[in-house]
Model confidence (mean pLDDT): 81 of 100. A computed fold for a 70-nucleotide RNA from Microbulbifer yueqingensis, annotated as transfer RNA. RNAcentral holds the sequence, with entries from ENA. Lineage of the source: Bacteria > Gammaproteobacteria > Cellvibrionales > Microbulbiferaceae > Microbulbifer.
RNA sequence: UACUUUGUAGCUCAGAGGUAGAGCAGCCGAAGGUUUCGGCCGGUCGCAGGUUCGACUCCUGCCAGAGUAA
Numbered sequence: 001u002a003c004u005u006u007g008u009a010g011c012u013c014a015g016a017g018g019u020a021g022a023g024c025a026g027c028c029g030a031a032g033g034u035u036u037c038g039g040c041c042g043g044u045c046g047c048a049g050g051u052u053c054g055a056c057u058c059c060u061g062c063c064a065g066a067g068u069a070a
């Protein structure tokens, strides 16, 4: 320098055009034996534009991580 890939909740990850979910964590309550059950809390989807009636999703640029080639 080029190419590939990843970026979504405090953490680990799903979701691939119709307005975002799970597990763990946290908070509250109950039952009881070191756990179980119920409820609650959760997000400018890396940033900025574009396409679209509608974008986490498609396109472009940029930023950061990982990998490959020179």
Stems, first nucleotide, its partner, number of pairs: 001069007010024004018053001026040006046062005
It matches the Rfam family "tRNA". The family's RNA type in Rfam is transfer RNA.